[in-house]
RNA sequence: CAACACAAGGCCAAACCCGUUGUGAAGCGGGGACGGAAAGCCACGGGUCUCACCCUUGAGACAGCCGGGUUGCCAUUA
Numbered sequence: 001c002a003a004c005a006c007a008a009g010g011c012c013a014a015a016c017c018c019g020u021u022g023u024g025a026a027g028c029g030g031g032g033a034c035g036g037a038a039a040g041c042c043a044c045g046g047g048u049c050u051c052a053c054c055c056u057u058g059a060g061a062c063a064g065c066c067g068g069g070u071u072g073c074c075a076u077u078a
Stems, first nucleotide, its partner, number of pairs: 002077002011036002016031006034064001040070003044067003047062006
């Protein structure tokens, strides 16, 4: 510098259910585990979705849709 199989110790937590906040997409808490090596963080580009307006704009949601940026655990190999 590049790659990252097995193992171990940890971590996160889809659908669904309950509570709660929000007009809504969704968020948060609890249960739950489909999965994940960045499923940590950032809405920068694309995308999907919501609301308002009413026809192209505005304000938002999603990082577990794809890129990009940034930080980063254990063990091992060349």

The prediction has a mean pLDDT of 78. The RNA shown here (c-di-GMP-I-UAU riboswitch aptamer) has 78 nucleotides and comes from Sulfurovum sp. Taxonomically the source falls in Sulfurovum (Bacteria, Campylobacterota, Epsilonproteobacteria, Sulfurovaceae). It matches the Rfam family "c-di-GMP-I-UAU riboswitch aptamer". Gene Ontology term of the family: cyclic-di-GMP binding. On this family, see Weinberg et al., Proc Natl Acad Sci U S A 2017: "Bioinformatic analysis of riboswitch structures uncovers variant classes with altered ligand specificity". Rfam 15.1 lists 17 matches to the family in 17 species.